[in-house]
Context: one part of a larger RNA
This record gives sequence, structure tokens and C1' cells, in this order.
RNA sequence: UUGGGCGUAAAGCGCGUGUAGGCGGUGAUCUAAGUCUGAUGUGAAAGCCCGGGGCUUAACCCCGGAAGUGCAUUGGAUACUGGAUGGCUAGAGGACGAGAGAGGGAAGUGGAAUUCCUGGUGUAGGGGUGAAAUCCGUAGAUAUCAGGAGGAACAUCGGUGGCGAAGGCGGCCUUCUGGACAGAUACUGACACUCAGACGCGAAAGCGUGGGGAGCAAACAGGAUUAGAUACCCUGGUAGUCCACGCCCUAAACGAUGGGCACUAGUUAUCGGGAUUCCUAAUAGUCUCGGUGGCGUAGCUAACGCGUUAAGUAUCCCGCCUGGGGAGUACGGCCGCAAGGUUGAAACUC
Repeated sequence: UUGGGCGUAAAGCGCGUGUAGGCGGUGAUCUAAGUCUGAUGUGAAAGCCCGGGGCUUAACCCCGGAAGUGCAUUGGAUACUGGAUGGCUAGAGGACGAGAGAGGGAAGUGGAAUUCCUGGUGUAGGGGUGAAAUCCGUAGAUAUCAGGAGGAACAUCGGUGGCGAAGGCGGCCUUCUGGACAGAUACUGACACUCAGACGCGAAAGCGUGGGGAGCAAACAGGAUUAGAUACCCUGGUAGUCCACGCCCUAAACGAUGGGCACUAGUUAUCGGGAUUCCUAAUAGUCUCGGUGGCGUAGCUAACGCGUUAAGUAUCCCGCCUGGGGAGUACGGCCGCAAGGUUGAAACUC
């Protein structure tokens, strides 16, 4: 490279924006590059293939033909692809008004609880465990009442719920701001899809500088347990967890399932919007658009299972895989303050 694959066997980049590239709706005219067809030239000889001939035969040799799937020039065809021109509205976008939402940034604010401090009441225990001990307490603890300080997280509502591209997002209020959805209808007129590089975002832990520090808690110390116990349990406890700014860039970053479009039985639940019927309304039913779940037909699958939210049927684009170990290692490059990340072998061995 051809081929076969990527939910669980090796394999979907953590996610997005988007350049080159690839690919692309509908009708008309022109063109004739791709495509198809004819002619001419060329495609050395030998060889291969076919026919015939010569050595007694064969190998071998000789003659003729065919082939040489190609290239160039030239005449034509115009369905498809490409190019040009001018159209269309079904893709895409879209002025309008309305509703839903833990979507994001900033500022403010509230109550419960833990801890600590001060004071009151009060007295001998408290705490902890399988049982204990370390530990706290007559310098008055625990309990209880009042006041105060400070940090972090937001019970109930809460959901099989919602929002976001993913990571993720949850008290309340204000403000700035992104997206999606439904309805209605001017308008633009293919503006679309995907996307190597590139750029941005990216849990937790970790790093730098400065703050903050209630609770929790790596490390660490002590008490237990045990044959030992560098653990599990207990008492303490520092980084850290929190904030600002700057880095790091990883994950079972998972639906272990890349994105777009089209098509292909049903049924049930739920969220957001619209239409309609019940005189009206709450509400309920039906229909419909968009999302989120369960079951399931055809089909697919090695099976498990998937099944209009496909792992079905097709198509376009990207990424990735190619036996196990060695190894996500070494070396080199790039990135990083470091930790390390990314790219990524081979010998050898089974």
C1' cells in the first nucleotide's frame, strides 16, 4: 500500500473553534479537463502466446501473425464529475415576540452546623472502641444557656429532573453574558459537512507568588491490633483542600461507542414549547417539534447485547489498530520552574 477492522477481543484524539485539503442541493446554457468512442503514428530485436517449417524426435533454431492493456496527435459523443455564466429554494443562515434551564463571569447577602474565644449555671467525669489505650478534664472539662470571631459547604425542594462541546455546574439576590428549543414569517441564495497542522478550553492531584485556614486530612507522632503491622481501628496533626494571578495538561477525561446527513415496526415514562377538544378556567385527553430514560420488531452481533439517542441500512470527512512481553520504556525532538507531558523505537524473548 491492498484488505479487514475500532461498545467489551488491538484500535474513537478528553472536548471544541477552525485553515489547507477532501467532499457537496436543484433546473438551464456554454465548455469538453476527467470519462467514452474512432483514426493515425509510435510502442526496437529477442522472449511469452498462436499458426507453419528445419535438425530421425525433443530441447534448440527459422518464418509469419497476434499481443504489447501504454503514450502522443487528431475527429467525434456529452449521461456523470470538473470549469464558466446567469437562475431556484427543499440544505444552511435569519430581523420578531415568548417560555425553560445548578450554562459562564463579577459583586453582594442568608440561615443551619462544626471549631474557637468570653461570660453564666453546674460537677466528675468526658471522649473513643470489637474491647481498650493514647487524649481532654478539679487551673472546672463533657452537658446546657447567652454573646462574639472565623472559614468552608449549601440539608429539605432534588428527581429515573435540568443546563453545558467536554471537563463540569446546586442557598438567595443584583448585574454582565453564551447556547439550545418551539412558534410565526419577511429576507440571503448552497453561504453547507468534515477537518491534517494551528489555536482555545480542559476533573483531581501537583508547582510558583501573595493571602486565608473552621472542618477534613497525605506526610508525620502516639495508642491499639498482630508472629510482625512501616496498614486496616483510635487520639492528634502539617502540606493540601479555600481565594487572586500565573503554570501544569493528565484520567476507567466512559456511553470504554468521532462528527454530519438520509432512511428503517411499535410501546411506555419524563422535561421544554406549540396546536386542538372538553361553554370558560385549573386540569386532562389527542396531535406535533425538540431533549432525556425503560422495553422491544426487523436487521446487526462471536456472544453479551444494540435496536429512530443503532452497535440497523447507506453515504461524506477525520482519528486510530495490525500477536504477547520488552514499553508507553530508551534515544532524539518539542513543551514545562519542577514533577513530568507529548511524539515514540530496537535488540532480545515467548
About this RNA:
Predicted 3D model of a 350-nucleotide part of an RNA (small-subunit ribosomal RNA, central domain) from an uncultured prokaryote. The RNAcentral record of the full RNA draws on ENA. The prediction has a mean pLDDT of 88.